RNA sequence: GGGGGCGUAGCUCAGUUGGCAGAGCAACUGGUUUGCAUCCAGUAGGCCGGCGGUUCGAGUCCGCUCGCCUCCA
Numbered sequence: 001g002g003g004g005g006c007g008u009a010g011c012u013c014a015g016u017u018g019g020c021a022g023a024g025c026a027a028c029u030g031g032u033u034u035g036c037a038u039c040c041a042g043u044a045g046g047c048c049g050g051c052g053g054u055u056c057g058a059g060u061c062c063g064c065u066c067g068c069c070u071c072c073a
Base pairs, nucleotide, nucleotide: 001072002071003070004069005068006067007066010025011024012023013022019056027043028042029041030040031039049065050064051063052062053061
């Protein structure tokens, strides 16, 4: 320098053919307990790496770019 993959909640990841952004764990609150843990119920936490484009509408499609992984040279 070139090819491919990944980037979404604190962490691990879903998100189908473009149409309300989700799960588990963690955190917090309440219940249960003498107390802790377990268990049960609930709450909060995101503008989907960045910029631009297409579209009535983009996490999803297109371009550029940043970071990480991998292959080739």